[in-house]
RNA sequence: ACGCCAGUAACUCAAUUGGUAGAGUAGCGGUCUCCAAAACCGCCUGUUGGGGGUUCGAGUCCCUCCUGGCGUG
Numbered sequence: 001a002c003g004c005c006a007g008u009a010a011c012u013c014a015a016u017u018g019g020u021a022g023a024g025u026a027g028c029g030g031u032c033u034c035c036a037a038a039a040c041c042g043c044c045u046g047u048u049g050g051g052g053g054u055u056c057g058a059g060u061c062c063c064u065c066c067u068g069g070c071g072u073g
Stems, first nucleotide, its partner, number of pairs: 001072007010025004019056001027043005049065005
């Protein structure tokens, strides 16, 4: 330099054909318990890496940039 993959909650990851952004873990509160753990119930955190475009509508499609990984020379 070129090619490919990835970037979504504090962390690990989903999201079907473009149509309400979710789960688990963690954290907080509660129930239970002599206390704690476990279990159960509830709550909380999102500029979907940045910017632009297409569309009635974008995490998803297009362009560009950034970061990380792999590969080719």
Molecule: transfer RNA
Organism: Chthoniobacterales bacterium